The RNA shown here (c-di-GMP-I riboswitch aptamer) has 89 nucleotides and comes from Anaerocolumna xylanovorans. The prediction has a mean pLDDT of 85.
RNA sequence: CACCGAUAAAGGCAAAACCAGUGAAAGCUGGUGACGCAAAGCUAUAGGGUCUUCCCCAGAGAUAAAUGGGAUGACAGCCAGUUACCGAA
Numbered sequence: 001c002a003c004c005g006a007u008a009a010a011g012g013c014a015a016a017a018c019c020a021g022u023g024a025a026a027g028c029u030g031g032u033g034a035c036g037c038a039a040a041g042c043u044a045u046a047g048g049g050u051c052u053u054c055c056c057c058a059g060a061g062a063u064a065a066a067u068g069g070g071a072u073g074a075c076a077g078c079c080a081g082u083u084a085c086c087g088a089a
Base pairs, nucleotide, nucleotide: 004087005086012037013036017032018031019030020029021028022027035077041082042081043080047079048078049075050074051073055070056069057068058067
């Protein structure tokens, strides 16, 4: 230095749920709270995947609703890329 991750040390993050706000929704923000995480740090039109559909297209048709397709919307705690603390085996 790389790989790796310990009944080590110093720390860090914060699931669900609840409250408030925001958004059409997925979701996000703040507070409380800890399920867990060795990257649960960062990166989302230039990798993959998943979710939502205000709006657009199609068909339908009862002035309708429902249905199908579509992200330049969302998810990094899905995989991934990238950076990084410590130093046992």
Taxonomically the source falls in Anaerocolumna (Bacteria, Bacillati, Clostridia, Lachnospirales).
The RNAcentral record of the sequence draws on ENA, Rfam and Ribocentre.
Rfam family: c-di-GMP-I riboswitch aptamer. Its family is annotated with cyclic-di-GMP binding in the Gene Ontology.